[in-house]
RNA sequence: GGGGCCGUAGCUCAGUUGGGAGAGCGGUCGGCUGGCAGCCGACAGGUCGUCGGUUCGAUCCCGUCCGGCUCCA
Numbered sequence: 001g002g003g004g005c006c007g008u009a010g011c012u013c014a015g016u017u018g019g020g021a022g023a024g025c026g027g028u029c030g031g032c033u034g035g036c037a038g039c040c041g042a043c044a045g046g047u048c049g050u051c052g053g054u055u056c057g058a059u060c061c062c063g064u065c066c067g068g069c070u071c072c073a
Base pairs, nucleotide, nucleotide: 001072002071003070004069005068006067007066010025011024012023013022019056027043028042029041030040031039032038049065051063052062053061
C1' cells in the first nucleotide's frame, strides 16, 4: 500500500425484503425472607463509530473517513 470482517446500552451480543431500538449479565427501586444469598416485578441507561448521499422514511442501501481484528505484499 491492497483485500476481507467488525463498530448497536456499563459488558457480551441480537436486530438488515428500509418504517416499533432490543435480550442476557450488570445498575437502581420494590416484594418474598428475621437478615444475607436467592427468586420475582418494575424502572433507568443509546447522537446504532464520523461525515455525506439515495429515499416520504436509514441501525439497515451507497460513498468517505476513523478505530479494531485478519490475510496478501
Transfer RNA from an Arenicellales bacterium, 73 nucleotides, folded computationally. The organism belongs to Arenicellales, within Bacteria. Model confidence (mean pLDDT): 82 of 100. Rfam family: tRNA. Rfam classes the family as a transfer RNA.